[in-house]
The RNA shown here (Bacterial RNase P class A) has 359 nucleotides and comes from Glaciecola sp. The RNAcentral record of the sequence draws on ENA. The same sequence occurs in records of 2 taxa. Lineage of the source: Bacteria > Pseudomonadota > Gammaproteobacteria > Alteromonadales > Glaciecola. Its Rfam family is "Bacterial RNase P class A". It is annotated as a ribozyme. Its mean pLDDT, the model's own confidence on a scale to 100, is 76. The model forms 94% of the base pairs in the Rfam consensus.
């Protein structure tokens, strides 16, 4: 000097002016009250604070409300190698194993297929306790002649196929095969290291047992109640309606009836309590950010100091204008956090690995 892996951060910058918006604070103004004041509600001024790294997709986890709920188990439903972290996770961190990369590193639902069903298309002579098409290989008959043919043998050769029932070699055989034997798979049982997963090694079984497939159905371990801030809690007009008393009435007027007499009902005030409309809370000081020390590979935990950093409800966070530069992506909060997933112009900064060249 090129190519690259990985972890963090940043998302134009300065200034003026005019909005908007939230609490603070100061003035005035009306309203109530416990009256030199407080509280409410309006105006107006002053300083200050106002989107993200993803706010989003609502895909997992918790907080936190309300409703369910003795205990246990069944469905249902999700997770799935070990071990830490954590409030908790399907997140993270670290190791194990398989996979791709020269490497840095990256990728994986990575329990069980000897409990049981089920699925495999095409090809092929056969596809799961398998099978003889071509070939070999023998033994009859038979021909000039391994030439033809019939019967057996046989999974080493070719051919199909994703997959042909352990693999490579050596012996071994009429040809052939774990049929014998070494490795190397694979089972079983011991030992070694390691908390585990899980390695290494050692002995044993010719291996006809046990192919594949579980994001098929199933087994197995472990977890799991529902809805969700329009959750829920307070105040509380007006209209209708309801209950208590308390006053009129036994008047009128409606039912029952031929008529009376009776029953019932239908009024007016107070008060109460439900509940809509509005309002208030719930809303932001938190599993909370910065920094240092300590522990710890790490994720992340302890201690300390220090900071307050959006809270709107038709819903603010903008307009305009100068000036710079590397000329600006994706994209707007709505009850809050942990994650994951996607979108995203361009820059910076750490650690690292390959190639190349100079000394």
């Nucleotide at each position: 000097g090129g190519a690259g892996u990985u972890g963090g951060c940043c998302a134009g910058a300065c200034g003026a002016u005019c909005g908007c918006u939230g609490g603070a604070u100061c003035g005035c103004g009306c309203a109530u009250c416990u009256u030199u004041g407080a509280u409410g509600c309006g105006c107006g001024g002053u300083a200050c604070g106002g989107a993200g790294g993803a706010a989003a997709g609502u895909c997992c986890g918790g907080g936190c409300u309300c409703c369910a709920u003795a205990g246990g188990g069944c469905a249902g439903g999700g997770u799935g190698c070990c071990a830490g972290g954590u409030a908790a996770c399907g997140c993270c961190u670290g190791g194990g194993g398989g996979g791709c990369g020269c490497g840095a590193g990256c990728c994986c639902a990575c329990g069980g297929a000897a409990a049981g069903u089920g699925c495999a298309g095409c090809a092929g002579a056969a596809a799961g306790g398998a099978a003889a098409c071509c070939g070999c290989c023998g033994a009859g008959c038979u021909u000039a002649a391994c030439u033809g043919u019939u019967c057996g043998g046989u999974a080493a050769g070719g051919g199909u196929g994703a997959a042909a029932g352990g693999g490579u070699g050596c012996g071994g055989u009429a040809a052939g095969a774990g049929c014998g034997c070494a490795c190397c798979g694979c089972g079983c049982g011991g030992c070694u290291g390691g908390u585990a997963a899980c390695a290494g090694g050692c002995g044993u079984g010719g291996c006809g047992a046990u192919g594949g497939u579980a994001a098929a159905c199933c087994c197995c371990a472990c977890c799991u109640g529902g809805a969700g801030c329009a959750a829920g809690a307070c105040c509380a007009a007006a209209u209708a309606g309801g209950a208590a008393u308390c006053c009129g009435u036994u008047a009128g007027c409606u039912g029952c009836g031929g008529c009376c007499c009776g029953c019932a009902g239908u009024g007016g005030a107070u008060u109460c309590g439900g509940g809509u409309a509005g309002g208030u809370c719930g809303c932001u000081a938190g599993a909370g950010g910065c920094g240092a020390g300590c522990g710890g590979u790490g994720a992340c935990g302890c201690u300390u100091g220090u900071c307050c950093c959006a809270g709107a409800u038709g819903a603010a966070u903008g307009a305009u204008c100068g000036u710079u530069c590397u000329c600006g992506a994706c994209a707007g909060a709505a009850c809050c956090c942990g994650g994951c997933u996607u979108a995203u112009c361009g820059g910076c900064c750490g650690a690292c690995u390959c190639c190349u060249c100079u000394a």